[in-house]
Context: one part of a larger RNA
RNA sequence: UGACGGGGGCCCGCACAAGCGGAGGAGCAUGUGGUUUAAUUCGAUGAUACGCGAGGAACCUUACCUGGGCUUAAAUGUAGGAUGACCGUUCCCGAAAGGGGACUUUCCUUCGGGACAUCUUACAAGGUGCUGCAUGGUUGUCGUCAGCUCGUGCCGUGAGGUGUCGGGUUAAGUCCCAUAACGAGCGCAACCCCUAUACUUAGUUGCCAUCAGGUAAUGCUGGGAACUCUAAGUAAACUGCCUACGCAAGUAGUGAGGAAGGUGGGGAUGACGUCAAAUCAGCACGGCCCUUAUGUCCAGGGCGACACACGUGCUACAAUGGCCGGUACAGAGGGCAGCUACCUGGUGACAGGAUGCAAAUCUCGAAAACCGGUCUCAGUUCGGAUUGAAGUCUGCAACUCGACUUCAUGAAGUUGGAUUCGCUAGUAAUCGCGCAUCAGCCAUGGCGCGGUGAAUACGUUCCCGGGCCUUGUACA
Numbered sequence: 001u002g003a004c005g006g007g008g009g010c011c012c013g014c015a016c017a018a019g020c021g022g023a024g025g026a027g028c029a030u031g032u033g034g035u036u037u038a039a040u041u042c043g044a045u046g047a048u049a050c051g052c053g054a055g056g057a058a059c060c061u062u063a064c065c066u067g068g069g070c071u072u073a074a075a076u077g078u079a080g081g082a083u084g085a086c087c088g089u090u091c092c093c094g095a096a097a098g099g100g101g102a103c104u105u106u107c108c109u110u111c112g113g114g115a116c117a118u119c120u121u122a123c124a125a126g127g128u129g130c131u132g133c134a135u136g137g138u139u140g141u142c143g144u145c146a147g148c149u150c151g152u153g154c155c156g157u158g159a160g161g162u163g164u165c166g167g168g169u170u171a172a173g174u175c176c177c178a179u180a181a182c183g184a185g186c187g188c189a190a191c192c193c194c195u196a197u198a199c200u201u202a203g204u205u206g207c208c209a210u211c212a213g214g215u216a217a218u219g220c221u222g223g224g225a226a227c228u229c230u231a232a233g234u235a236a237a238c239u240g241c242c243u244a245c246g247c248a249a250g251u252a253g254u255g256a257g258g259a260a261g262g263u264g265g266g267g268a269u270g271a272c273g274u275c276a277a278a279u280c281a282g283c284a285c286g287g288c289c290c291u292u293a294u295g296u297c298c299a300g301g302g303c304g305a306c307a308c309a310c311g312u313g314c315u316a317c318a319a320u321g322g323c324c325g326g327u328a329c330a331g332a333g334g335g336c337a338g339c340u341a342c343c344u345g346g347u348g349a350c351a352g353g354a355u356g357c358a359a360a361u362c363u364c365g366a367a368a369a370c371c372g373g374u375c376u377c378a379g380u381u382c383g384g385a386u387u388g389a390a391g392u393c394u395g396c397a398a399c400u401c402g403a404c405u406u407c408a409u410g411a412a413g414u415u416g417g418a419u420u421c422g423c424u425a426g427u428a429a430u431c432g433c434g435c436a437u438c439a440g441c442c443a444u445g446g447c448g449c450g451g452u453g454a455a456u457a458c459g460u461u462c463c464c465g466g467g468c469c470u471u472g473u474a475c476a
Stems, first nucleotide, its partner, number of pairs: 001476002003473003007470007015460002019423005026315008034306002042053002064301007076124009088103006106115003126290002129288003135284002137279003140275001142273001147186006153162003166177003192267004197235007207224002211222003238261001241255001242253004304442001317416001321375006333364003338357002342353004382413001387408007429452007
């Protein structure tokens, strides 16, 4: 100087407490361990692995296994040699890859050769093989915690200290006062984006108050530029004003004004460093290893196994509910071999037609809610697993191993032990919608969007983590 203490002081955080909803019990989905297997490819492993890499494993992907092939090889170049083709058509073996054969068949020329193509030889290949403890780059975590340092000066023999401590204050090493320190840098904050208000400008594909026309109905049409909205700019919030406290910084207030009040709400932004943290399988790269194979092509299988254990989720166990009928209201996105209005067929998944739209124009489009009816507390009109049958669609192909539809079947489950998780407001809870990947999809996942919309916080004794000061130490 640090680290540690079941030492002390001060402070903070959904850390506890106060509440709401879950997990742990059931069924299923998914990931992992284990076991099995010819293979069940590899990596990730307390917090910081386990719906993670994977934002799509039927083939492909694919790295694994079995079997069958190739050996300058999938690509490109240089040099030497051979051929005149290559391509195309076709035959045989074969699961294919591959192997063997037949037909057809170049250009320029000074006739030496050249161009081009194929084959061949040599040299360069290739490797998801090893090492993340040789590395770059990127990432997680402490932690969006308030810290981490430097120059000069001063103190100390020195390591080092001071500044950065003390008294207040803050979300903050934020600011004020004091001060052998005076300044500065990386962080904090602000500058950036979205959102909440108003104004200006601009009105199409969006809007419709006023005027007119028209329809069964609709901004449908003329028209309008008000409103909504769209998208560019500007304004606005600064403890600026008032009161109280205070030297100040600042704190408090049912204060005023205001759309918004004390960081308005959210995002992006992650200091010096820690964990020899993660990644050689995204990529790059040192070293080592393989070279008729650890390279490469193909078919089939596997990554989907299943006594079991764990994590993360979905659906439930019902009446604040299930079912049937009726009737409303979003936002954000997507769309060309794509989204599809509308019509017809089908109980339905869907199919056959047909029209608009490269889209503020056309299209994909809510559910919970509300109104009425029924069920009356049951393993039920709860719950939907499992299984049987018949189908639809995608795709070369749904056996291993796809999704969806219809009919039938109708399992466990009556609120879950110890323990444990999330959340402080448009949040939790609950309800649906969209997108990426994508032929299709095992999506209940991920990332977004809006609808409805709570309860509670006395407080900091305790648990956990962190910051500052101080103290002890036989630790470094």
RNAcentral holds the full RNA, with entries from SILVA. Predicted 3D model of a 476-nucleotide part of an RNA (small-subunit ribosomal RNA, 3' major domain) from an uncultured Bacteroidales bacterium. Its mean pLDDT, the model's own confidence on a scale to 100, is 81. It matches the Rfam family "Bacterial small subunit ribosomal RNA".